Model confidence (mean pLDDT): 85 of 100. Predicted 3D model of a 107-nucleotide RNA (SAM riboswitch aptamer (S box leader)) from Pontibacillus salipaludis.
């Protein structure tokens, strides 16, 4: 780095450093000097994997549980982006994909 697979209308921010940016790319709209990313401390959330209990069980499978390894804490993934359907058309809606994010397995 690439594959495969599952999930993405849930839900959870104070401090301190820092100083001008961030919301993955594009087009939009947002956020922001009442302080951005970035680092640090400290809280939180969330059952993706392991662990632990608990019921049923032939393998196994449900459920609980933040102990452990990640994640994650503005805005349905912020909207949209390609197709098809409604729809006279623009708005706009509703499916499906694609691109991204995160497990876990894999090469």
């Nucleotide at each position: 780095u690439u594959c495969u697979u599952a999930u993405c209308c849930u839900g959870a921010g104070a401090g301190g450093u820092g100083g001008a940016g961030g919301g993955a790319c594009u087009g939009g709209c947002c956020c922001u000097u009442u302080g951005a990313a970035g680092c640090c401390u400290c809280g939180g959330c969330a059952a993706c994997g392991g662990g632990u209990c608990u019921g049923a069980u032939c393998a196994u499978c449900a459920g609980a549980u933040a102990c452990u390894g990640u994640g994650c804490c503005a805005a349905c993934u912020c909207c949209a982006g390609c197709a098809a359907g409604u729809g006279a058309a623009g708005u706009a809606c509703u499916u499906g994909g694609a691109a991204g994010a995160u497990a876990a397995g894999a090469a």

The source organism's lineage runs through Bacteria, Bacillota, Bacilli, Caryophanales and Pontibacillus. It matches the Rfam family "SAM riboswitch aptamer (S box leader)". Its family is annotated with regulation of gene expression in the Gene Ontology.